Record summary: A computed fold for a 270-nucleotide part of an RNA from a Candidatus Omnitrophota bacterium, annotated as large-subunit ribosomal RNA, domain VI. The source organism's lineage runs through Bacteria, Pseudomonadati and Candidatus Omnitrophota. RNAcentral holds the full RNA, with entries from ENA. The prediction has a mean pLDDT of 84.

[in-house]
Context: one part of a larger RNA
RNA sequence: CGUUAGGAUAUUUGAAGGGGAGUUCUCCACAGUACGAGAGGACCUGGAGAAGCAGACCUCUGGUGUUCCGGUUGUCCUGCCAAGGGCAAAGGCCGGGUAGCCAUGUUCGUAAGGGAUAAGCGCUGAAAGCAUCUAAGUGCCAAGCCCACCCCAAGAUUAGAUAUCCCUGGGCCGCAAGGCCCUGAAGGCACCCGGAAGACCACCGGGUUGAUAGGCGAGGUGUGUAAGAUCCGUAAGGAUUUCAGCUAACUCGUACUAAUUGCCAACCGG
Repeated sequence: CGUUAGGAUAUUUGAAGGGGAGUUCUCCACAGUACGAGAGGACCUGGAGAAGCAGACCUCUGGUGUUCCGGUUGUCCUGCCAAGGGCAAAGGCCGGGUAGCCAUGUUCGUAAGGGAUAAGCGCUGAAAGCAUCUAAGUGCCAAGCCCACCCCAAGAUUAGAUAUCCCUGGGCCGCAAGGCCCUGAAGGCACCCGGAAGACCACCGGGUUGAUAGGCGAGGUGUGUAAGAUCCGUAAGGAUUUCAGCUAACUCGUACUAAUUGCCAACCGG
């Protein structure tokens, strides 16, 4: 810009179109049956697993987790003790670890079915009194083709569908067609607070009629029993108070802080 005749919001259809997937093996029963002198050893059908590949996810098992907790060496600092902080090649080193992200973890798929066929196998059957799957006619059959399964998708210009919402006012110029202004609808945008969304843009949530983010409260989780005090020990240290103290991204709650405000958008159409 178009979607031919109004402007919007939400939910969708998927005949057209595009993409993805499509794999393999082992075992069990049939059955030591058919077959075969024996050795050996099935088709068909049904069932159970496995590998590969792929999707989603984080309950479990684990990884990471330089913003959480703890231990610890050297040195410097907070006057000293105690308690802390800085630095040690960008975590000093080490033990753990929430959310998120992830696989080695979990779960699911690669299935079944239909249609038309290939090679192939047929039925009926002439040309050619026979024969012949083919010439007329007709059936079966593949991991392949078209559907079916998953995803995208109305710029599918044949531009689709459904539901709902909004305006049907005023003034000026003009013979008229029309032009200008006011009001500013539904709705949208900008702006702001944010996000498992994201390079930017976009997308999604919220903007006081508010739980969107921060803070705060409670909880969870993780660390692993804080500081101070008392007692024991000459001391290093230990015990009690104390499953304490602290706790990121998690959950619920709570307006304390920040979400100020502005612009666009209604001729005819229906």